Model confidence (mean pLDDT): 81 of 100.
This is a predicted structure of a 74-nucleotide RNA (transfer RNA) from Blautia sp.
Rfam family: tRNA. Rfam links the family to the GO term triplet codon-amino acid adaptor activity. Rfam describes the family as follows. Transfer RNA (tRNA) molecules are approximately 80 nucleotides in length.
Lineage of the source: Bacteria > Clostridia > Lachnospirales > Lachnospiraceae > Blautia.
RNA sequence: GGACUGUUAACUCAGUUGGUUAGAGUAUCCACCUCAUAAGUGGAAGGCCACAGGUUCGAAUCCUGUACGGUCCA
Numbered sequence: 001g002g003a004c005u006g007u008u009a010a011c012u013c014a015g016u017u018g019g020u021u022a023g024a025g026u027a028u029c030c031a032c033c034u035c036a037u038a039a040g041u042g043g044a045a046g047g048c049c050a051c052a053g054g055u056u057c058g059a060a061u062c063c064u065g066u067a068c069g070g071u072c073c074a
């Protein structure tokens, strides 16, 4: 330098080939339970879906570029 691939919550990941207001587990916080703690149960908070454009009535999803990570080739 070239090809492919990934980037979604603090962490690990899902998201059905574009359509309701983007979800789960772990962790955090609150409540219940307990003499108390842990475990368990219920709830809450936490995302401009890496960034910038484009297409579309509508984009996490399609297209282009950029940044970063991974694999391969030279």
Base pairs, nucleotide, nucleotide: 001073002072003071004070005069006068007067010026011025012024013023019057028044029043030042031041032040050066051065052064053063054062